[in-house]
RNA sequence: GCGCGUGUAACUCAGCGGGAGAGUGCAUCCCUCACACGGAUGAAGUCGCUGGUUCGAACCCAGCCACGCGCA
Numbered sequence: 001g002c003g004c005g006u007g008u009a010a011c012u013c014a015g016c017g018g019g020a021g022a023g024u025g026c027a028u029c030c031c032u033c034a035c036a037c038g039g040a041u042g043a044a045g046u047c048g049c050u051g052g053u054u055c056g057a058a059c060c061c062a063g064c065c066a067c068g069c070g071c072a
Stems, first nucleotide, its partner, number of pairs: 001071007010024004018055001026042005048064005
């Protein structure tokens, strides 16, 4: 340099063009003498960045950035 893949909550990951989600973690409450376990409620997201297509984009297209794999 070229090709392919990945990038979504603190972490690990789902997500079919129309409602952004799960588990873990975190906060508050219940439970307990207390802790753990368990239960209830809740907070937490510029969906890597910039454009484009579309009535509408996490999702499609282009460029760029980061990481990984391969080729040279």
A computed fold for a 72-nucleotide RNA from a Myxococcota bacterium, annotated as transfer RNA.
It matches the Rfam family "tRNA". The family's RNA type in Rfam is transfer RNA.
RNAcentral holds the sequence, with entries from ENA.
The same sequence occurs in records of 2 taxa.
Model confidence (mean pLDDT): 85 of 100.